[in-house]
Molecule: c-di-AMP riboswitch aptamer (ydaO/yuaA leader)
Organism: Firmicutes bacterium UBA4996
RNA sequence: GUGCUAAGAUCUCCGAAUAUCAUGAUUUGUGACAACGGGGGACCCGAUUAUUUUGGGGUGAAUCCUGAUCAGAUCAGGAGGGGCAACUUGGGUGUCCUAAUCCGUCAGCUAACCUCGUAGGAGUACGCCAAGCGUGUGA
Numbered sequence: 001g002u003g004c005u006a007a008g009a010u011c012u013c014c015g016a017a018u019a020u021c022a023u024g025a026u027u028u029g030u031g032a033c034a035a036c037g038g039g040g041g042a043c044c045c046g047a048u049u050a051u052u053u054u055g056g057g058g059u060g061a062a063u064c065c066u067g068a069u070c071a072g073a074u075c076a077g078g079a080g081g082g083g084c085a086a087c088u089u090g091g092g093u094g095u096c097c098u099a100a101u102c103c104g105u106c107a108g109c110u111a112a113c114c115u116c117g118u119a120g121g122a123g124u125a126c127g128c129c130a131a132g133c134g135u136g137u138g139a
Base pairs, nucleotide, nucleotide: 011123012122013121014120018034020032021031022030023029035118036117037116038115039114040113045108055106056103057102058101059100063079064078065077066076067075068074080098081097082096083095084094085093087132088131089130090129091128092126
């Protein structure tokens, strides 16, 4: 100097899932407040042959189509949707994901109002184009 691995800190990313204050040791708790996010819930509007059946609905980007199979599981491809590439937005290029789970026969929208959550998981780096914003240095 280079490469690999592990740990910690800082930083960063997905996500609503964070900040501050107080208290406590119950060991990452409890409470308050702010912020962010979700659900229920009128008139009006919408729907109006649906619902004890092909039940229905919610969170989430995570749905649909085709083929491989008789079907299922699984796999592949495509469309649609979503994330990342370290100031922001748009474009380009590249790359990845398209799950899981909850309610329990029940919910359209929805002001007031009621109510719930603030987890979990990870490690990207193209010095590309345009616009904008900001910092530093020099004169």